[in-house]
Context: one part of a larger RNA
RNA sequence: CGUAGGAGAUUUGAAGGGAGCUGACCUUAGUACGAGAGGACCGGGUUGGACGUACCUCUGGUGUACCAGUUGUUCUGCCAAGGGCAUGGCUGGGUAGCUACGUACGGACGAGAUAAACGCUGAAGGCAUCUAAGCGUGAAACUCUCCCUGAGAUAAGAUCUCCACUGAGGCUCGACGUAGACUAUGUCGUUGAUAGGUCAGAGGUGAAAGUGCAGCAAUGCAUGCAGCUGACUGAUACUAAUAAGCCGAAAG
Numbered sequence: 001c002g003u004a005g006g007a008g009a010u011u012u013g014a015a016g017g018g019a020g021c022u023g024a025c026c027u028u029a030g031u032a033c034g035a036g037a038g039g040a041c042c043g044g045g046u047u048g049g050a051c052g053u054a055c056c057u058c059u060g061g062u063g064u065a066c067c068a069g070u071u072g073u074u075c076u077g078c079c080a081a082g083g084g085c086a087u088g089g090c091u092g093g094g095u096a097g098c099u100a101c102g103u104a105c106g107g108a109c110g111a112g113a114u115a116a117a118c119g120c121u122g123a124a125g126g127c128a129u130c131u132a133a134g135c136g137u138g139a140a141a142c143u144c145u146c147c148c149u150g151a152g153a154u155a156a157g158a159u160c161u162c163c164a165c166u167g168a169g170g171c172u173c174g175a176c177g178u179a180g181a182c183u184a185u186g187u188c189g190u191u192g193a194u195a196g197g198u199c200a201g202a203g204g205u206g207a208a209a210g211u212g213c214a215g216c217a218a219u220g221c222a223u224g225c226a227g228c229u230g231a232c233u234g235a236u237a238c239u240a241a242u243a244a245g246c247c248g249a250a251a252g
Base pairs, nucleotide, nucleotide: 001152005163006162007161008160009159010158011157015149016148017147018146021049022048023047024046025045026044027043033038051106052105053104054103055102059100060099061098062097066093067092068091069090070089071086072085073084074083075082076081110144111143112142117137118136119135120134169247170246171245172244173189174188175187176186177185194240195239196238197236198235199234200233201232203229204228205227210223211222212221213220214219
């Protein structure tokens, strides 16, 4: 810009893309078959490999603004307690998120028309013949069935609702993520829990500082499952989402 008014939702599906794999074991059955040795088709079930998709409950990884321990040095006047630097100084753990080595699921079942092949009926050609007329069976291939995109499908579709008197709706702007390079996208904007703060909790770390007691001291014990705590959960308008502006509809 178009889809012959303008919008907000919900859709149909032309078309396109994805997927499509396979082993072993048990059973049928030591049956059919076979002198024996050996040893099935068909059917039923179980469990794997590789691949793919999603997710983070579990198991792990990471987790540079979480917690603790610890070395050297420097600073906060000193003690104590802390801050800086040394690869995050080193070491031990670790929330959310992101992840695989983790978890769950998938390939299917089925239908149609067929290939090779196998048939029925059957003439030309009194027989025979799957074929010439006609009718069947038949494969991971084909068309569907499963998943995704999808009306610029210009053949531009459909349904519902709203707006023309009193502007439906959208955008700018702001607080932000289930989104993200920017944009876009989604939520919210006081008729408000959108983010921060605060409070409470979960989870993590692992027993704070100060004081008291014991000990010459290092240190230990008590107060005290303590203190601290990023992203997680809930509550709460304290702070910031104020105010305002712009676009926006009629042909026959």
Model confidence (mean pLDDT): 89 of 100. Predicted 3D model of a 252-nucleotide part of an RNA (large-subunit ribosomal RNA, domain VI) from a metagenome. Rfam family: Bacterial large subunit ribosomal RNA. Gene Ontology terms of the family: structural constituent of ribosome and ribosome.